[in-house]
Context: one part of a larger RNA
RNA sequence: GCCAACGAGUUCAUAUGUGCGGCUCGGCUAAGGAAUAAAGUUCCGGAGCCAGAGGGAAACCAAGUGUUAAUAGCGCGUAAUUGGUCGUACAUAUGAGACCCGAAGCCAGGUGAGCUACCCAUGAGCAGGAUGAAGUGUUGAGAAAUCAACAUGGAGGUCCGAACCGGUAAGUCGUACAACGCUUUCGGAUGACUUGUGGGUUGGAGUGAAAAGCUAAUCGAACCUGGUAAUAGCUGGUUCUCUCCGAAAUAGCUUUAGGGUUAGCGUCAUGUGUUCCCCUUGGGGGUAGAGCACUGGAAGGUUUCGACAGGGAGCAAUCUCGCGACGCCUAUCAAACUCCGAAUACCAAGGAUUAAAAACAUGGCAGUUAGACUACGGGGGCUAAGCUCCGUCAGUCAAAAGGGAAACAGCCCAGAUCUCUAAAUAAGGUCCCUAAAUUCAUGCUAAGUGCGUCUUAAGGAGGUAAGAUUUCUCAGACAAUGAGGAAGUUGGCUUAGAAGCAGCCAUCUUUUAAAGAAAGCGUAACAGCUCACUCAUCAAGAGAUCUCGCGCCGCAGAUAAUCGGGGCUAAGCAUGGUACCGAAUUUGAGGGCUCGUAUUUAUACGAGCGGUAGGAGAGUAUUCCACUCUUGCUGUGAAGCCAAAGGCGUGAGCCAUGGUGGAGCGUGUGGAAGUAAGAAUGUUGGC
Numbered sequence: 001g002c003c004a005a006c007g008a009g010u011u012c013a014u015a016u017g018u019g020c021g022g023c024u025c026g027g028c029u030a031a032g033g034a035a036u037a038a039a040g041u042u043c044c045g046g047a048g049c050c051a052g053a054g055g056g057a058a059a060c061c062a063a064g065u066g067u068u069a070a071u072a073g074c075g076c077g078u079a080a081u082u083g084g085u086c087g088u089a090c091a092u093a094u095g096a097g098a099c100c101c102g103a104a105g106c107c108a109g110g111u112g113a114g115c116u117a118c119c120c121a122u123g124a125g126c127a128g129g130a131u132g133a134a135g136u137g138u139u140g141a142g143a144a145a146u147c148a149a150c151a152u153g154g155a156g157g158u159c160c161g162a163a164c165c166g167g168u169a170a171g172u173c174g175u176a177c178a179a180c181g182c183u184u185u186c187g188g189a190u191g192a193c194u195u196g197u198g199g200g201u202u203g204g205a206g207u208g209a210a211a212a213g214c215u216a217a218u219c220g221a222a223c224c225u226g227g228u229a230a231u232a233g234c235u236g237g238u239u240c241u242c243u244c245c246g247a248a249a250u251a252g253c254u255u256u257a258g259g260g261u262u263a264g265c266g267u268c269a270u271g272u273g274u275u276c277c278c279c280u281u282g283g284g285g286g287u288a289g290a291g292c293a294c295u296g297g298a299a300g301g302u303u304u305c306g307a308c309a310g311g312g313a314g315c316a317a318u319c320u321c322g323c324g325a326c327g328c329c330u331a332u333c334a335a336a337c338u339c340c341g342a343a344u345a346c347c348a349a350g351g352a353u354u355a356a357a358a359a360c361a362u363g364g365c366a367g368u369u370a371g372a373c374u375a376c377g378g379g380g381g382c383u384a385a386g387c388u389c390c391g392u393c394a395g396u397c398a399a400a401a402g403g404g405a406a407a408c409a410g411c412c413c414a415g416a417u418c419u420c421u422a423a424a425u426a427a428g429g430u431c432c433c434u435a436a437a438u439u440c441a442u443g444c445u446a447a448g449u450g451c452g453u454c455u456u457a458a459g460g461a462g463g464u465a466a467g468a469u470u471u472c473u474c475a476g477a478c479a480a481u482g483a484g485g486a487a488g489u490u491g492g493c494u495u496a497g498a499a500g501c502a503g504c505c506a507u508c509u510u511u512u513a514a515a516g517a518a519a520g521c522g523u524a525a526c527a528g529c530u531c532a533c534u535c536a537u538c539a540a541g542a543g544a545u546c547u548c549g550c551g552c553c554g555c556a557g558a559u560a561a562u563c564g565g566g567g568c569u570a571a572g573c574a575u576g577g578u579a580c581c582g583a584a585u586u587u588g589a590g591g592g593c594u595c596g597u598a599u600u601u602a603u604a605c606g607a608g609c610g611g612u613a614g615g616a617g618a619g620u621a622u623u624c625c626a627c628u629c630u631u632g633c634u635g636u637g638a639a640g641c642c643a644a645a646g647g648c649g650u651g652a653g654c655c656a657u658g659g660u661g662g663a664g665c666g667u668g669u670g671g672a673a674g675u676a677a678g679a680a681u682g683u684u685g686g687c
Stems, first nucleotide, its partner, number of pairs: 001687006011096014026050003032044004054061002064076004099237002102234001106227006117201009126191001128160003131156001135152007164188003169184004203219001205215003240619006250263005264368002266365007274357001275358001278351006289340001290338002295334003299330004304325003310321004371397004375392006402413003417591004422587003428581003431566003437578001439577006450568002459553002463550002466547007480537005486510003491505003516531001519530003592609008620676001622673006629666001632665002640660004646655003
């Protein structure tokens, strides 16, 4: 891991509700007793309980009573609606282990020191080598105390290093040789040493050269048994079918926030009978917008005023820049501004339509109170987030399958009762993959731009299309080519020089077709080359600005790595048209079920039949009991098992047939449950 078997809402008491039944000239017995043919038997037993009247704390009063001074008012009753009680089935609640499994833990009584910690008693062990304390002897010195040298001697928690004890570092092992080993290396090795045997101390206790270490592979409180089915607002699991309806992820409170409780939203029953929804009319509002009349913010101009900080000019008066305030003009901003002011929404009245649909009331049973994204209105954040918090009782998912978006809970279309190799469509598509246009018309794009969002900015450019305004132009424009572009004059000043062209001032006049006291280059200064301006040649458009469509650059990444792909110059983009494809939608044909209406009670018509938590209804199967069956079936073969093929049922399932098997089993109607397995790191067995 697989297979098989086992494996989870039970029982008792009480209460409430619903169905059914008995009695109602109220209902019922409990404990206990008696009888008996032993069967869910019969008979006693009225103690007591519920109902029949309530109110009050009570005394007490009573269809009333309590409060109160009150005959008032008010509360609860009386009246109307609803009958009472007992049994039984089901549902739920409460108490119990209370649907099942699951802690870490707490307490009690015992068992452990053959491991290990420490202690007591009695024994044992420590190769070899090194060092050379005290003491002693001899000699020497000394008055002595004493000192020195040399011998001898053999001390030490001394040194090196085996056994022995340990366990420093690395490697190895790491389903191991081993639940701590092995290899190399390393520390102690006459001592606070090591060790044998016997004995002692224990669970809030022991022991501890102290690490909360150790106390039998268990230690911040051992192990065993019991209390015990401890408790678990937590996790996991909870077993057959079909039918109808179908949520919530919100609010208040909560030692409350992943739990509860009440309300909201679901369902079922009973009742009311249109109260729901919709339309019209009438209301109040201060949001969006807008505005500046108030409160504030902020820009420009201007008059006036101000011993108004400061800067500049001036000897000063004063002037100028600036600062502050009031007023006026122009142009503005505001969630906590408003002279104004919608659309929606909300409230009320009136009206109409559907009755297959709602609304409301009472009662039984719930589940939910972790929501998600999208759109719009906002707060927080960076007008970041697949972020977070509200609102719109918005939409979808949750609890919704189908088609589209390549793939894709929340986007677009559309809500699956079943069958069909029928049709029409939605969103979206129609070159091939791939169903359907290589469709029609008019344009645009040349960048593979683009071909389904996200994929791009500021900025730049005689890319290209369209539109608008305007200037010049056959009296010849624009471009090109040819020619001219002069004189006073080197204007004055300045300067070494300043001649159109360093700089300052002025910027005239003349000749002209035209020519600036010069727009640029240039020179030391001149010179020189262009320009403006003019003529000629040529010949019909040329220039400037703005708006807008589609493109270009800006644009750098990891597979060649992407429009889903191939590929496409349309099979791209824009506008318009006509066809077609396209879903579980709609229609057609046929079948089933639910509800309603009508009646001929099995028909017609109508509306419906996605679904998690959950509510309600109807069934299937298993074991046992009672009765039953032509006095059921059965060795002429029961149960069980195997098989794909037949029949019945919407289904759970049931029946037949064949094989195997070899002794019991079923139908119908009731009853009672150890009543259905795929999940629980489920339990046991097998492989």